[in-house]
Molecule: c-di-GMP-I riboswitch aptamer
Organism: Thermodesulfovibrionales bacterium
RNA sequence: CCACCGAAAGGGUAAAGCCCGGGAAACCGGACGACACAAAGCCACCUGCCCUGAGCAGAGUCGAGGGGCAGAGGGGUUGUCAAA
Numbered sequence: 001c002c003a004c005c006g007a008a009a010g011g012g013u014a015a016a017g018c019c020c021g022g023g024a025a026a027c028c029g030g031a032c033g034a035c036a037c038a039a040a041g042c043c044a045c046c047u048g049c050c051c052u053g054a055g056c057a058g059a060g061u062c063g064a065g066g067g068g069c070a071g072a073g074g075g076g077u078u079g080u081c082a083a084a
Base pairs, nucleotide, nucleotide: 012037013036017032019030020029021028022027035071041077042076043075045074046073047072048069049068050067051066052065055062056060
């Protein structure tokens, strides 16, 4: 000097629940709340899961198409401080 790891410090986000609103629904937005998170910042490319459902071999744990989940995993990308 570089790489890995991440104690401490400054901070950050915000689960469940609940109130208001949107939506057919999954789910999303805002307020309260704090289970957790070193990327739990962002991205739907891959897998997976959820909603809706054309259709059909008669009817289903089938399912085209559409929608959703980034706190399900992978991947991409951006990022604070750094002890031992």